[in-house]
Context: one part of a larger RNA
């Protein structure tokens, strides 16, 4: 040095586990904000220090309900020093307080500071002052009225955030076309604006085909048809049918009549849910063993044999389930009354959207690329009719059927899910599953936008090793003790390879 056995360290794979995830179903909610929001920063407990809590009234008041013995949040034990059956901690409704920054709004800023000014004051301190819009009084130019303009005032309204879905104004490229310019990605991807809880359309100047249908909207067929298309790549309907899921209706105006039938609200009642909770059946004995919930004998219960926990595997210990009750307080909700406001219904005579339709030039949208190319929008320029009329039926014309533009409203069927409860899975189980099971959007990198980890398991119970030894008042270790087990000893289930030893044999 090598090869066998045995032993050991290193190392943390592998089993088992789950606090954490993904992914969906149902039900709810779908907003918060100048009554100061989202985020935050600084602070608050007897005690350093994060984390939660909360805010100078600071792990907290205050009241109203739940609930019934302990409690002073977590890591994190121990001491101090207190609450408690006169009802605490705790749960849940309502108020109260709520430093600073932040739309941030008195003025400034290099957020979480700095500096006013004005009333009132118990001299502690409290309020008030941004800026647009909108109403409203006053004041007022050039320039007589006037108007712009300027002041002030108001139980007035706006900003900011926010996961997606929605409407709209703007809008690439990469790529495909096996190059590439029309075209394609794609009205997609981002940017802006705006709104709701859904949005957005919506009651025919639609569509059909000589029958007839009868607002939107979303679905299944029609159909990868008809077309479009360097007729390339590729793009791609309508008709009609079958379903969901229905709802009509106003204004442009007088005048009689008739009186709340429309809408929202406000207040009481009423019904149901939600925001805490309450009852809840039924078991023992032997054995095994550290422990019984396993095993054997022998019983119970069941609208309850979902689950999870208890020292191994438990209907019948435990919390729980099936089942049944339950709200002082706010919410929302049915349905009914009652206020005040708002409209509505009947007849009669009226009204019937004009720089608009439509022409012509340039764009855009229509599945349709200017095409033979109807039809909508519209930047320019034109420019009608007026129901005895007008649009439209895919190029145009006749006839024919149809509808009535240029004023508005309109719930459901759809779309999403940050957010809340309740369940679920032939989803993952610590190189998976989120990035993040752990104090992670942390530590760490970066001037910055921004990028981004690593890291889980002792034990049933800290019973987490008193005491002795040996070292440096160490580090580790060796006895003792504790446990079922300490080759479970905190570097801690289990402990695979690689790698590195020690002990025997046997080779060389």
């Nucleotide at each position: 040095c090598g090869c066998a056995c045995g032993u050991g360290g290193u190392g943390g794979a592998u089993g088992c586990c789950u606090a954490g995830g993904c992914g969906g179903u149902a039900g709810g909610a779908g907003g918060c904000g100048a009554u100061g929001a989202a985020g935050g920063a600084c602070g608050u407990u007897g005690u350093a220090g994060c984390c939660u809590g909360c805010g100078a009234a600071a792990a907290g008041c205050u009241u109203c309900g739940g609930g019934g013995a302990g409690c002073u949040g977590g890591c994190a034990a121990a001491c101090a020093a207190g609450c408690u059956u006169u009802g605490a901690u705790c749960c849940g409704g309502a108020g109260a307080u709520g430093u600073c920054c932040g739309a941030a709004u008195g003025g400034g800023g290099a957020a979480a500071c700095c500096c006013a000014c004005c009333g009132c004051u118990u001299c502690g301190g409290c309020g008030g002052u941004a800026u647009c819009c909108c109403u409203g009084u006053c004041u007022g130019a050039a320039u007589a009225c006037a108007u712009a303009g300027g002041a002030c005032a108001g139980u007035g309204g706006a900003a900011g955030c926010g996961a997606a879905c929605c409407c709209a104004g703007g809008g690439a490229a990469c790529u495909g076309a096996a190059a590439u310019a029309u075209c394609u990605a794609a009205g997609u991807a981002c940017c802006u604006g705006g709104a709701g809880g859904a949005a957005a359309a919506g009651a025919a100047a639609u569509c059909a085909a000589c029958c007839g249908a009868g607002a939107u909207u979303c679905u299944c067929c029609c159909a990868g048809u008809a077309g479009c298309g360097a007729c390339g790549a590729g793009c791609g309907a309508a008709c009609g049918g079958g379903g969901a899921a229905c709802a009509g209706c106003c204004c442009u105006g007088u005048g009689c009549c008739c009186g709340u039938a429309u809408c929202g609200g406000g207040c009481g009642a009423c019904u149901g849910c939600a925001u805490a909770g309450c009852a809840a059946a039924a078991c023992g004995g032997c054995c095994u063993g550290g422990a019984a919930a396993g095993g054997c004998c022998g019983g119970c219960c069941a609208u309850a044999g979902a689950a999870g926990g208890u020292g191994a595997u438990a209907g019948c210990c435990c919390u729980g389930u099936a089942u049944g009750c339950g709200a002082a307080a706010u919410g929302c909700u049915u349905u009914c009354g009652u206020c005040a406001g708002u409209u509505a219904g009947g007849c009669a005579c009226g009204a019937c959207g004009a720089g608009u339709a439509g022409g012509c030039c340039g764009g855009g949208a229509c599945a349709c690329g200017a095409g033979a190319u109807a039809u909508c929008c519209u930047g320019g320029u034109u420019g009608a009719a007026c129901a005895u009329g007008g649009g439209g039926g895919g190029a145009c014309c006749a006839u024919c059927c149809u509808c009535c533009a240029a004023g508005g409203c309109u719930a459901a069927a759809u779309a999403c899910u940050a957010c809340c409860u309740a369940c679920c899975g032939a989803c993952c189980g610590a190189u998976a599953g989120u990035g993040a099971a752990c104090c992670a959007g942390u530590a760490c990198c970066g001037u910055g936008a921004g990028g981004g980890a690593a890291a889980g398991g002792c034990g049933a119970a800290a019973a987490g090793a008193a005491c002795c030894c040996c070292g440096g008042a160490g580090a580790g270790g060796g006895g003792a003790g504790u446990g079922a087990a300490a080759u479970a000893g905190a570097a801690c289930c289990u402990g695979a390879a690689a790698c590195c030893g020690c002990g025997u044999g046997c080779g060389u």
This is a predicted structure of a 508-nucleotide part of an RNA (large-subunit ribosomal RNA, domain I) from a Gammaproteobacteria bacterium. RNAcentral holds the full RNA, with entries from ENA. It matches the Rfam family "Bacterial large subunit ribosomal RNA". A reference for the family is Cannone et al. (2002), "The comparative RNA web (CRW) site: an online database of comparative sequence and structure information for ribosomal, intron, and other RNAs", BMC Bioinformatics. Taxonomically the source falls in Gammaproteobacteria (Bacteria, Pseudomonadati, Pseudomonadota).